[in-house]
This is a predicted structure of a 503-nucleotide part of an RNA (small-subunit ribosomal RNA, 5' domain) from an uncultured bacterium. Model confidence (mean pLDDT): 84 of 100. RNAcentral holds the full RNA, with entries from Greengenes. Rfam family: Bacterial small subunit ribosomal RNA. Gene Ontology terms of the family: ribosome and structural constituent of ribosome.
Context: one part of a larger RNA
RNA sequence: GGAUGAACGCUGGCGGCAUGCUUAACACAUGCAAGUCGAACGAACUUAUACCUUCGGGUAUAAGUGAGUGGCGGACGGGUGAGUAACGCGUGAGCAAUCUGCCCAUAUCAGGGGAAUAACAGUUAGAAAUGACUGCUAAUACCGCAUAAGACCACGGAAGGGCAUCCUUCCGAGGUAAAAGAUUUAUCGGAUAUGGAUGAGCUCGCGUCCAAUUAGGUAGUUGGUGAGGUAACGGCCCACCAAGCCGACGAUUGGUAGCCGACCUGAGAGGGUGAUCGGCCACAUUGGAACUAAGAAACGGUCCAGACUCCUACGGGAGGCAGCAGUGGGGAAUAUUGGGCAAUGGAGGCAACUCUGACCCAGCAAUGCCGCGUGAGUGAAGAAGGUUUUCGGAUUGUAAAGCUCUUUAAGUGGGGACGAAGCCAGUGACUGUACCCACAGAAUAAGCAUCGGCUAACUACGUGCCAGCAGCCGCGGUAAUACGUAGGAUGCAAGCGUUAUCC
Numbered sequence: 001g002g003a004u005g006a007a008c009g010c011u012g013g014c015g016g017c018a019u020g021c022u023u024a025a026c027a028c029a030u031g032c033a034a035g036u037c038g039a040a041c042g043a044a045c046u047u048a049u050a051c052c053u054u055c056g057g058g059u060a061u062a063a064g065u066g067a068g069u070g071g072c073g074g075a076c077g078g079g080u081g082a083g084u085a086a087c088g089c090g091u092g093a094g095c096a097a098u099c100u101g102c103c104c105a106u107a108u109c110a111g112g113g114g115a116a117u118a119a120c121a122g123u124u125a126g127a128a129a130u131g132a133c134u135g136c137u138a139a140u141a142c143c144g145c146a147u148a149a150g151a152c153c154a155c156g157g158a159a160g161g162g163c164a165u166c167c168u169u170c171c172g173a174g175g176u177a178a179a180a181g182a183u184u185u186a187u188c189g190g191a192u193a194u195g196g197a198u199g200a201g202c203u204c205g206c207g208u209c210c211a212a213u214u215a216g217g218u219a220g221u222u223g224g225u226g227a228g229g230u231a232a233c234g235g236c237c238c239a240c241c242a243a244g245c246c247g248a249c250g251a252u253u254g255g256u257a258g259c260c261g262a263c264c265u266g267a268g269a270g271g272g273u274g275a276u277c278g279g280c281c282a283c284a285u286u287g288g289a290a291c292u293a294a295g296a297a298a299c300g301g302u303c304c305a306g307a308c309u310c311c312u313a314c315g316g317g318a319g320g321c322a323g324c325a326g327u328g329g330g331g332a333a334u335a336u337u338g339g340g341c342a343a344u345g346g347a348g349g350c351a352a353c354u355c356u357g358a359c360c361c362a363g364c365a366a367u368g369c370c371g372c373g374u375g376a377g378u379g380a381a382g383a384a385g386g387u388u389u390u391c392g393g394a395u396u397g398u399a400a401a402g403c404u405c406u407u408u409a410a411g412u413g414g415g416g417a418c419g420a421a422g423c424c425a426g427u428g429a430c431u432g433u434a435c436c437c438a439c440a441g442a443a444u445a446a447g448c449a450u451c452g453g454c455u456a457a458c459u460a461c462g463u464g465c466c467a468g469c470a471g472c473c474g475c476g477g478u479a480a481u482a483c484g485u486a487g488g489a490u491g492c493a494a495g496c497g498u499u500a501u502c503c
Base pairs, nucleotide, nucleotide: 001503002502003501004500006499007498008497009496010495013372014371015370016369017368018367019365020364021330026328027327028326030325031324032323035072036071037070040069041068044065045064046063047062048061049060050059051058052057079283080282081281088208089207090206091205092204093203094202095201098200099199103196104195105194106193107192108191109190111145113143114142120135121134122133123132124131125130151176152175153174155172156171157170158169159168160167161166181188182187209255210254211253216246217245218244221243222242223241224240225239226238228236258280259279260278261277262273263272264271265270285306286305287304288303289302308319309318310317311316336362338361339360340359344358345356346355347354348353375405376404377403378402385396386395387394388393409444411439412438413437414436415435419430447492448491449490450489451488452473453472454471458487459486460485461484462483468475469474
């Protein structure tokens, strides 16, 4: 000198764009943050219309409501960085060892049956949470049967290829496994198979902090055979066998730490950092476990254990903000319990649409960057006042006053968007915002630090090794340009200084 997610002191006019718990991965009141589908299903209720009526009501149609069965989605999106020195990450390869819902393309199908169950009704246990029993009913829920182009399994034959185990193709005969309907008739779905796309899993080369005042470490340890398990390879797991494997090219142990694109600095090499934004990983009160699923060892799912908080009729139950706001606490320190789904994106739905604290906006904060303003011209009686003085003057100083102008920003009034893309129509939170026009009046708007040298800028008074200053040298003991105040000056400016950290 540059930089910062900064803080502190003094000061503070406006706008745009960004950024905003770096500390306690501390504890959390309250609200919201993941639902949706009636074009899968049965029942209940409400409303409207029509018809019937024994005037109690019933039937049909249409619209709707909240539960339930069922489907898809709750594995995305959002948060945090505790753990992790690791194939975690980065980069480059590989899988002849793998999976992939929704989506796209192609091919072939969708025949015919059955038994239940929630809802509901009744009985019943309990303070509650939540159940238990009996009875009834539907489905794109569940279970058999048929069919099998292709698929899978084991077998026989042939051909081709490679990368060691092997891989691919063709032929034959055998075995196994499918399906679901809805509708406004436009469609939307269902089953099997192949290929693609996307996403994921696994393996390997290289790179990835400090300590040797950490030198030996390791028994599922290293390898083999066999069996199991997985989508898949593998001590992944198990039985048996062998005695290996790693290590001064730093094993092991200990400490610290999420990694990267990037960001800061620097001429570069390098050094430092890993906020915001993007990619990957890990975690969701602590520890463990599996279920479901295409996908989880699942933040707002389940079970068990621990700590904590709450309810209780003491028998038993409920909870998890490292989602958005917000509260307490910690701290030098970090915001609103806001508006909207209008846009972009996501989930469900044929759609209309519903949901969406993702997101888009608004609010707060000079936290940062950028821009603008606080007036312009003229004006010497060099006014008054202040300071100083050798008492002549010098300086503040064209500075002010005065005169002539302008009106950016702020203010008032009027007009008023883009962002909206849907075939038409309708649809804007922001917002009467940006922007445009008019009006009035210099009006409403300057501070902070420094002035001995480094380092731009000096005098007076007070103080008297005191009070104090200080980044280094140092200053102060009676004439202090170094302390305090004043005048003046210098520097930067809505900021200026200080502190902390990095280059």